[in-house]
The prediction has a mean pLDDT of 86. Predicted 3D model of a 108-nucleotide RNA (FMN riboswitch aptamer (RFN element)) from uncultured Eubacterium sp. Lineage of the source: Bacteria > Bacillati > Bacillota > Eubacteriales > Eubacterium.
RNA sequence: UUUCGGGGCGAGGUGCAAUUCCUCACCGGUGGUACAGUCCACGACCUGUCGCAGACAGCUGAUUCGGUGCAAUUCCGAAACCGACGGUUAAAGUCCGGAUGAAAGAAA
Numbered sequence: 001u002u003u004c005g006g007g008g009c010g011a012g013g014u015g016c017a018a019u020u021c022c023u024c025a026c027c028g029g030u031g032g033u034a035c036a037g038u039c040c041a042c043g044a045c046c047u048g049u050c051g052c053a054g055a056c057a058g059c060u061g062a063u064u065c066g067g068u069g070c071a072a073u074u075c076c077g078a079a080a081c082c083g084a085c086g087g088u089u090a091a092a093g094u095c096c097g098g099a100u101g102a103a104a105g106a107a108a
Stems, first nucleotide, its partner, number of pairs: 001108004010024004025094002027083002029042004037081002046058005063079005085097003
């Protein structure tokens, strides 16, 4: 310098109206470490200050039990839990939007 760099509402129910509620279902960024959404660290989102750009500061969700093993909150078995902001005929991790964006980073 170039390229890459986030997935997921299917079925049924209620209702004037819901992919937003209820039951079941489905999804899991980056680096580290025995292979991780839940450990450690980071990014994103969000907030504040100064502001042209942007910089700095802050905020930042959730796991247990059993088994194997030298070693695993990472594997195997089981049962749980979590998910920014704005929008919407009705409340959203999954729809629409900022975003054909940005970044941790990865590759060449």

The RNAcentral record of the sequence draws on MGnify. It matches the Rfam family "FMN riboswitch aptamer (RFN element)". Rfam describes the family as follows. The RFN element is a highly conserved domain that is found frequently in the 5'-untranslated regions of prokaryotic mRNAs that encode for flavin mononucleotide (FMN) biosynthesis and transport proteins.